The RNA shown here (Guanidine-I riboswitch aptamer) has 115 nucleotides and comes from Actinacidiphila oryziradicis.
RNA sequence: GUGAGGCGCACCUAGGGUUCCGCCGCUGCAGGCAAUGCAACGGGUUUUCUGGUCCGAGAGGUGCAGGCGCGGACUCAGUGUUCGCGUUCCACGGCGGGAGAAAAGCCCGGGAGAC
Repeated sequence: GUGAGGCGCACCUAGGGUUCCGCCGCUGCAGGCAAUGCAACGGGUUUUCUGGUCCGAGAGGUGCAGGCGCGGACUCAGUGUUCGCGUUCCACGGCGGGAGAAAAGCCCGGGAGAC
């Protein structure tokens, strides 16, 4: 300098916003005009909803699968099937753009860049 491979899925979490639910505020309507119910608007920035649903990590967690190594069983044999054990390391990282309800450690991206 070049090439190939290593980057899977599920559940969860850090985190994220506000479509839906809930909660709160205000106004209106109904209502022994009380309790309460319904509707519109607004609230997820600065102590202005801590919530449920939802999104969610290459460099977070767990599990499964797959890969590789070794050993066995089945088989005439095997590049076939299956079982067991081991292993599966490392990893600093923008700006900007994208999705959609919206945002993000999501996607572009193990990118650009740095060492």